[in-house]
RNA sequence: AUAACUCUGGAGAGGGCCAUAUAAGGCCGCCGAAGGUGCAGGGGCGCGGUAUUCCCGCUCUAAUCUCUCAGGCAAAAGGACAGAGUCGG
Numbered sequence: 001a002u003a004a005c006u007c008u009g010g011a012g013a014g015g016g017c018c019a020u021a022u023a024a025g026g027c028c029g030c031c032g033a034a035g036g037u038g039c040a041g042g043g044g045c046g047c048g049g050u051a052u053u054c055c056c057g058c059u060c061u062a063a064u065c066u067c068u069c070a071g072g073c074a075a076a077a078g079g080a081c082a083g084a085g086u087c088g089g
Stems, first nucleotide, its partner, number of pairs: 004086006014028001016027003029073003035069001036067001038065001041061006048055002
């Protein structure tokens, strides 16, 4: 350093309608910053194509991008990320 723990900060989107005591449920409209999905370029492989150069196929690999599965859309909770501290080789 990573991981873990503690504290602090921490966005977005209907307090929607129906039923119901509330939550869970159904219907529509939305959000992206738990988690998850997908990909560029690059690397590797191929007795593939005439081939170190070009093309093709497979594979590895990124995000605050993307999708909106999950989650969320008053408050609370959660919350990527950031700062401080503890622990620790």
Predicted 3D model of an 89-nucleotide RNA (Glycine riboswitch aptamer) from uncultured Dialister sp. NCBI's taxonomy places the organism under Bacteria, Bacillati, Negativicutes, Veillonellaceae, Dialister.